[in-house]
RNA sequence: AUUUGAAUUGUCGGAGAGCCUUCACGUACGUGAAGCGCCGAAGGCGCAAUAACCGCUAGGAAACGCUCAGGCAAAAGGACGACAAUUCAGAA
Numbered sequence: 001a002u003u004u005g006a007a008u009u010g011u012c013g014g015a016g017a018g019c020c021u022u023c024a025c026g027u028a029c030g031u032g033a034a035g036c037g038c039c040g041a042a043g044g045c046g047c048a049a050u051a052a053c054c055g056c057u058a059g060g061a062a063a064c065g066c067u068c069a070g071g072c073a074a075a076a077g078g079a080c081g082a083c084a085a086u087u088c089a090g091a092a
Stems, first nucleotide, its partner, number of pairs: 002091012018036001020035006037072003043068001044066003
């Protein structure tokens, strides 16, 4: 020089579901509260296989499940992916 993994930052891409109803504030955009209906890809929670003949106990993943939170026009956010830079740890 090349190269693997992780973290951070930047750029690009990025799904789903009511521009719902009522009341209040407000010039308006919108915000808050209540109500019903939905979504799952911020976050959060839960579980299998395995150890092992039995019991107890430990560990136990996700884009799977639950919807607390979040979201249901646009905007914002968004798991995840690609590219680039920086840092750390390896390989050679």